[in-house]
RNA sequence: AGUCGUACGAAGGAGCCCAUUGAGUUUGAUUGAAGUGGAAGUGCUUGCACUGAAAUGAAUUUCUUAUGAUUUGGAAUUUCUCCUUAGUGGCAAACGGGUGAGUAACACGUGGGUCACCUACCUUUAUGUUGGGGAUAACAAUUGGAAACGAUUGCUAAUACCGAAUGUGCUCUACGGAGUAAAGAAGCCUUUAAAGCUUCGCGUAAAGAUGGGCCUGCGGCGUAUUAACUAGUUGGUGAGGUAAUGGCUCACCAAGGUAAUGAUGCGUAGCCGGACUGAGAGGUUAACCGGCCACACUGGGACUGAGACACGGCCCAGACUCCUACGGGAGACAGCAGUUAGGAAUAUUCGUCAAUGGGGGAAACCCUGAACGAGCAAUGCCGCGUGAAUGAUGACGGCCCUCUGGGUUGUAAAAUUCUGUUGUUUGGGAAGAACAGCUAGAUUAGGAAAUGAGUCUAGCCUGACGGUACCAUUCAAGAAAGCCACGGCUAACUACGUGCCAGCAGCCGCGGUAAUACGUAGGUGGCAAGCGUUAUCCGGAUUUAUUGGGCGUAAAGCGUGCGCAGACGGUUUAUUAAGUCUAAGAUAAAAGCCCGAAGCUUAACUUCGGUUCGUUUUAGAUACUGAUAGACUUGAGUAUGGUAGAGGCAAGUGGAAUUUCUAGUGUAGCGGUUAAAUGCGUAGAUAUUAGAAGGAACACCAGUGGCGAAGGCGACUUGCUGGGCCAUUACUGACGUUCAUGCACGAAAGCGUGGGGAGCAAAUAGGAUUAGAUACCCUAGUAGUCCACGCCGUAAACGAUGAGUACUAAGUGUCGGGUAACCGGUGCUGAAGCUAACGCAUUAAGUACUCCGCCUGAGUAGUACGGUCGCAAGACUGAAACUCAAAGGAAUUGACGGGCACCCGCACAAGCGGUGGAGCAUGCUGUUUAAUUCGACAAUACGCGAAAAACCUUACCAGGACUUGACAUCCCCAGCAAAGCUAUAGAAAUAUAGUGGAGGCUAUCUGGGUGACAGGUGGUGCAUGGUUGUCGUCAGCUCGUGUCGUGAGAUGUUUGGUUAAGUCCAAUAACGAGCGCAACCCUCGUCUUUAGUUGCUAACAUUAAGUUGAGAACUCUAAAGAGACUGCUAGUGUAAGCUAGAGGAAGGUGGGGAUGACGUCAAAUCAUCAUGCCCCUUACGUCCUGGGCUACAGGCGUGCUACAAUGGCCAGUACAACGAGUUGCAACACAGCGAUGUGAAGCUAAUCUCUAAAAGCUGGUCCCAGUCCGGAUCGGAGUCUGCAACUCGACUCCGUGAAGCUGGAAUCGCUAGUAAUCCCGAAUCAGAAUGUCGGGGUGAAUACGUUCCCGGGCGUUGUACACACCGCCCGUCAUGCCA
Repeated sequence: AGUCGUACGAAGGAGCCCAUUGAGUUUGAUUGAAGUGGAAGUGCUUGCACUGAAAUGAAUUUCUUAUGAUUUGGAAUUUCUCCUUAGUGGCAAACGGGUGAGUAACACGUGGGUCACCUACCUUUAUGUUGGGGAUAACAAUUGGAAACGAUUGCUAAUACCGAAUGUGCUCUACGGAGUAAAGAAGCCUUUAAAGCUUCGCGUAAAGAUGGGCCUGCGGCGUAUUAACUAGUUGGUGAGGUAAUGGCUCACCAAGGUAAUGAUGCGUAGCCGGACUGAGAGGUUAACCGGCCACACUGGGACUGAGACACGGCCCAGACUCCUACGGGAGACAGCAGUUAGGAAUAUUCGUCAAUGGGGGAAACCCUGAACGAGCAAUGCCGCGUGAAUGAUGACGGCCCUCUGGGUUGUAAAAUUCUGUUGUUUGGGAAGAACAGCUAGAUUAGGAAAUGAGUCUAGCCUGACGGUACCAUUCAAGAAAGCCACGGCUAACUACGUGCCAGCAGCCGCGGUAAUACGUAGGUGGCAAGCGUUAUCCGGAUUUAUUGGGCGUAAAGCGUGCGCAGACGGUUUAUUAAGUCUAAGAUAAAAGCCCGAAGCUUAACUUCGGUUCGUUUUAGAUACUGAUAGACUUGAGUAUGGUAGAGGCAAGUGGAAUUUCUAGUGUAGCGGUUAAAUGCGUAGAUAUUAGAAGGAACACCAGUGGCGAAGGCGACUUGCUGGGCCAUUACUGACGUUCAUGCACGAAAGCGUGGGGAGCAAAUAGGAUUAGAUACCCUAGUAGUCCACGCCGUAAACGAUGAGUACUAAGUGUCGGGUAACCGGUGCUGAAGCUAACGCAUUAAGUACUCCGCCUGAGUAGUACGGUCGCAAGACUGAAACUCAAAGGAAUUGACGGGCACCCGCACAAGCGGUGGAGCAUGCUGUUUAAUUCGACAAUACGCGAAAAACCUUACCAGGACUUGACAUCCCCAGCAAAGCUAUAGAAAUAUAGUGGAGGCUAUCUGGGUGACAGGUGGUGCAUGGUUGUCGUCAGCUCGUGUCGUGAGAUGUUUGGUUAAGUCCAAUAACGAGCGCAACCCUCGUCUUUAGUUGCUAACAUUAAGUUGAGAACUCUAAAGAGACUGCUAGUGUAAGCUAGAGGAAGGUGGGGAUGACGUCAAAUCAUCAUGCCCCUUACGUCCUGGGCUACAGGCGUGCUACAAUGGCCAGUACAACGAGUUGCAACACAGCGAUGUGAAGCUAAUCUCUAAAAGCUGGUCCCAGUCCGGAUCGGAGUCUGCAACUCGACUCCGUGAAGCUGGAAUCGCUAGUAAUCCCGAAUCAGAAUGUCGGGGUGAAUACGUUCCCGGGCGUUGUACACACCGCCCGUCAUGCCA
């Protein structure tokens, strides 16, 4: 996708002819205009306007031409030449280009075979190309149809078609023979007569090359929940068909063929060189480039041809689109562009045949969306740039901070000096071009010569890309940096905002008010014209394990045996050479990868050379494996003699016990349970005696004893029968091991048929228990349990450990055999080794080999579907969707346990006294309120902060005021005024006036002003420091070094004693040490010494009186000492220690106090104080008055007083200690009934005062009652403090005289000078304790003991807990969601 007129016949046009014109041809435009650019000049408003030279604004070469280019007109009869068009004919159209639907196949890859085949054009060789014939398209005429397309008649050519001749060869053959080819065209020379020559063709034959056809070994997907498939199926004979073999097709005959080494079916898929990844082995993949195959709208078919069953050919059928006159026709982009649809997404309806290649042609040439180029897209790879050097007052700005200042951005910038890649301006400018052809010339072979053919030389001509690459030049750091990340993995951090919100997230996870994790900013890190995300593949993943994993408990050994196929297999000899090893040859396309070079400025890229796997052929080697033949005895087996045993099957026999029945004795219960009841029993049970029946199971022996493959097997006897072990000598001669499929056995429960049925006992009934109790307990009780036969085929069928063989320390128990040595079972402890650890360890879970089975996160689920088996129940085989980031093992430390063992504590018990009931006080809650300020809430809040709320305190509320402030620092201005006192207004704060003159006058004092700031009992105790409570004065908590363990960790700190004690002793892979315990400190108890006033008083003197003299002995005071250490004795014990005793004031820590380990409770406190952050700033700050914190239905805690006779009241009388006091304590006297008042000594305190102690003792009265108990409440009158007692003080007197008669459930304290009881003092304080902290007086009871409650300590054990039992977690239901 055509091309060829040098195969052919036509049609049309032009030239050739005549006349005319007279110079071209080429171009979009060679003119001009516009524009660009601009030396120089002019003007002014100094950067604008105007004038405007040279230059640019395309140019050179070739060809043709006065021997006539070009223009115009005419003629046209023929020949010739050129062009165009349709046709005949030839070749091509089977190549090239696209796509991957189908295909699990000789489709592909690789190696072979083809004596079973073909091959146009091309190459070589040989030979031929003679002589004839009849048609037909085009064309013309007629004609049908809308069109597509035809029909009829007539004419004509050929390299179109058909005979004849020849025939190497080929085919057939009766071996005589028969059949079977071809085409000419152009040129030259000659001449019209033929011949000849050259070139291109044509025919035949042989060969080559190239390209194919067919056959075949080997190789590469899933699924067995696909196990059987096959009738032309498998083979044979004959025929047909093909280029050729063949059931390829047909006739007849036989009954074969394939398959567990996976047939058949189903699903998926083009295959390979290669690509990605990986250390490799592998895994994944099939874009680009290359090889093969298949396909061309879907399905089928043939024709032509060398080649097709043909992408842009034909025929038929179908779907779709279009045309139509409704009769009928046309079409096929998985060619290049392009359009539409779909989609997250994929380009220009470009240039050229210049090169490379293809088709045709003799050639020129034509065709070529092959190809070469350009365009679009950061899609990839590679290269380059965005500048370089110097530059500190470390600038400005930003950000951060401990903020008058630092840090960082940062030599970064600016600035100075340079460079010029890319870009920009201007100019130059390739290689890729070799051919072919034409012109001219030379030469070679052959030929008579010419044409021609081949070779060479010179010239001419051919570039899409493209004025592109490249070179020179102008300009000036001028034009050129982004994206992601910054919690860990993982390089890189701060601030602000937000506040489990908004959001992030690959995994872990982040965010609930101080977020390096969200968002923003600054800074930093990484990569860089890119960066980050998403998807997919490999890696890491030894996480499918050949290299290179496992199966006791993590997932995983079939319940057990027998055994076919398969796999593996003892010693030795010979042969062979399949496996194995060596060498050489062939192949392994090219590209790619790798190594070495070369070319583009480098690189990517390209070019050149080289190496390797695999398959196959030939030759060689023979140790091992295999094969063949032979031998051996140790593996295995057989024979002989013994032996143990709940091994199996069948038959028979036995006694004990339960139950039932019969009979006797006997009477009221029996039975059962933690306790009961149902039940049985006066119709005589239970109990007891005798007899009988029936079924089932076999006490003692009995034992980590025995036997069996496992399940399993237990009275005795007999019969039949399997296996083992030991000993002994013979025999066979590898006969062995394991075992998919298969076959057999296989507890209990269950099923079927028929028996049997004493006891037991699902279901069931009743009684109890309980909130309920469809359970545990009790009384009954049916299937079943038993036997025979047949099913089922499962169990924590377990040693959670497959079978076999060999090897690898010891010790010990037991069973069987043997004279012994030893052999075979069954257990324990332990070495090496193994194991994640626990543990295993000659009975391996050790070291090795062989074979089988099984595993690959958890749930869904051993479920669903399918299949097989079963009477059924169900068994075997056995998924996925979806959900999660775990599920799981072993060990460790804690914590916990209605686990165990030991020990301690007013923990219980034994006692004494209370609380809980009453009234009142006080605190809390709740409620109320303008406010009832705030905090504290099991123990460890609640007479707590508060050791004092009338004002103040005071933080709360209402009202009135102030705004640099009530308080601090700084700055400026003014000062004869400030404090105090007086007066006025007012509730006061405050304001005004007077007086005043000690502080200031050096502005240190006062007033005013300005801002920085003050101030906050505002928030957060879950941002904090400090302080505190509690476990708990419990005996614990740790460390260094060492040792053990893979590690967490352990050891030490455990064990045996002992102690109040981890106190001490002994043992001990530990040895030491620290914080705790104890001691050191204070106080009480005894003594001594010193001292002797204000205290003391024995002796002497004195007094009313230690009053005074005197004394220093005693008491006391307060300083220093002594004393107590299990030191001594006895007993006991290894020791520590314990018991008893002596002495002693005190005896075994003498009593009491202070002293509180590591830690726990996000315990308490931002309202003691301090403090980060947040918040308020004419108020959440400050001042004042009044109110409130004191309210009052109810509830709770802690106390006081009582309920009375161990008492109340009255009278008398005795004995303390600790303390306090000058703004004070106050004697004493007087007044008052009294609180108290008036006067007032003394005392700064061992001197004076508070200060009377009370219970007690003595005497009297009351006589058991709501009282002579009890004192609340209320009325009246007072005292004191204080500016002021109304809300809201304490006290006194008179009167009133409530509840309450010992307190439910429950609960608290205390072990000796303690409980109980009685008074006293102090702090706070003007006043105001029933509270708190101290003091002394009187002064008990009980403790057997550790079972129980509570708390604690140590050890051990279990754990699915670790926020640690107030834990974790299961099921149902409801709502929603997923499948």